SAM riboswitch aptamer (S box leader) from Propionigenium maris DSM 9537, 87 nucleotides, folded computationally. The sequence is in RNAcentral, with records from Rfam. Model confidence (mean pLDDT): 85 of 100.
RNA sequence: AAAUCAUCGAGAGAGGUGGAGGGACUGGCCCUUUGAUACCUCAGCAACCUACCCUAGGGUGUGGUGCUAAUUCCAGAGAGAUGAAGG
Repeated sequence: AAAUCAUCGAGAGAGGUGGAGGGACUGGCCCUUUGAUACCUCAGCAACCUACCCUAGGGUGUGGUGCUAAUUCCAGAGAGAUGAAGG
């Protein structure tokens, strides 16, 4: 890597660099020079694991991932994403 399990109607943005694309794919519909995607800094959120407290279920955000336009943006699919475990 493949295969497995769980979740995907909740939540959470400012600054800097830079300069034309981006929202996985197809169709739609959107975002974007009033500066996208990306990267960096700081901040935040709390889905999974973890630590602690109470424990029916919750709380704190300690640590590891993850995330911070739109229901995974909508529909489709032998789709995708994230976590856990595995190797």